Predicted 3D model of a 106-nucleotide RNA (SAM riboswitch aptamer (S box leader)) from a marine eukaryotic metagenome. The coordinates come from a structure-prediction model, not an experiment, and the mean pLDDT is 81. Its Rfam family is "SAM riboswitch aptamer (S box leader)". Gene Ontology term of the family: regulation of gene expression. RNAcentral holds the sequence, with entries from MGnify.
[in-house]
RNA sequence: CUUAUCAAGAAAGGUGGAGGGAAUAGGCCCUAUGAUACCUUGGCAACCCCAAUUGUUUAACAACUGAUGGAAGGUGCCAAAUCCAGCCCAAUUGGGGACCGAUAAG
Numbered sequence: 001c002u003u004a005u006c007a008a009g010a011a012a013g014g015u016g017g018a019g020g021g022a023a024u025a026g027g028c029c030c031u032a033u034g035a036u037a038c039c040u041u042g043g044c045a046a047c048c049c050c051a052a053u054u055g056u057u058u059a060a061c062a063a064c065u066g067a068u069g070g071a072a073g074g075u076g077c078c079a080a081a082u083c084c085a086g087c088c089c090a091a092u093u094g095g096g097g098a099c100c101g102a103u104a105a106g
Stems, first nucleotide, its partner, number of pairs: 001106006011041005019030003024085001026084002042078003047074002049070003053066001055064003087097003090093001
């Protein structure tokens, strides 16, 4: 940079000791009953992956594709919708979209 996904799901212990929830003069929430972070263990999920399979293209190899099952391995994730909002459209609503961001594969 491209493509796909982002309202589901999944926590205990240890270290440590002050703010944290990406960014923002907003809201709301978490936090000394110890958060955020880091480590260990456990778990969730199924992008890659594995098994068998549908269809399309091809002379063939093969490529693409749909649904199914699995979880050894590579990632990821385990408060709240990406916590909400902000910008645009609709019009009061967890409305639709964009931006930003996150993750995966290339």